[in-house]
RNA sequence: UAGUGUAAAAGGCAAACCAAUCGAAAGAUUGGGACGCAAAGCCUCCGGUCUAAGGGUUCGUUUGUACCUAUGAUAGCGGGGAUACCACA
Repeated sequence: UAGUGUAAAAGGCAAACCAAUCGAAAGAUUGGGACGCAAAGCCUCCGGUCUAAGGGUUCGUUUGUACCUAUGAUAGCGGGGAUACCACA
């Protein structure tokens, strides 16, 4: 330097759920908590999924209804990108 993650060690992260805060929501952050994770560390470039405040269309007619839409979210949905600890070979 590129490869692998069977075993070990040093360790690392933290799902659901609970509380507080932020947000229109999806969801996020912090603390508790561990289902799992060898990149479950980072980045929305591609696809997927979630949400629909704002905007658009329809009906209503004035506070509303239904649908569409990401500029929102998810990196613990997958691919991709640039990096990284330990061990093995």

This is a predicted structure of an 89-nucleotide RNA (c-di-GMP-I riboswitch aptamer) from Shewanella sp. ANA-3. Its mean pLDDT, the model's own confidence on a scale to 100, is 85. Of the family's consensus pairs, 95% are formed in the model. The organism belongs to Shewanella, within Bacteria.